[in-house]
This is a predicted structure of an 88-nucleotide RNA (c-di-GMP-I riboswitch aptamer) from a marine sediment metagenome. Rfam family: c-di-GMP-I riboswitch aptamer. Rfam links the family to the GO term cyclic-di-GMP binding. Its mean pLDDT, the model's own confidence on a scale to 100, is 81. Of the family's consensus pairs, 95% are formed in the model.

């Protein structure tokens, strides 16, 4: 890849579970998906516990702002690795 077949995979939301958060696993649920399989290599995005810099204030606790990933997201791109059907 064809308005063929077989088959898969699962967005919201909902319930329990871990997490400082983003977010994730598990059941349910289906909006969609031809790589919505794996990787995590480059980008983008997202959180900000712990570190750090400051403000309250001389100091300590506390609270509160900035930076920051060593923490996600591959259902955000690209890039590598694999694969199921299969007409013209």
């Nucleotide at each position: 890849g064809a308005u063929a077949a077989a088959g898969g995979c699962a967005a919201a939301c909902c319930g329990g579970c871990c997490g400082a958060a983003a977010g994730g696993c598990c059941g349910g649920g289906a909006c969609g998906c031809a790589a919505a399989g794996c990787u995590c290599u480059g980008g983008a995005c997202c959180u900000a516990a712990g570190g750090u810099c400051u403000g309250c204030u001389g100091u300590c606790c506390g609270c509160g702002g900035g930076c920051g990933a060593c923490g996600g997201u591959u259902g955000c791109c690209a890039g590598g690795c694999u694969a199921c059907c299969g007409a013209a």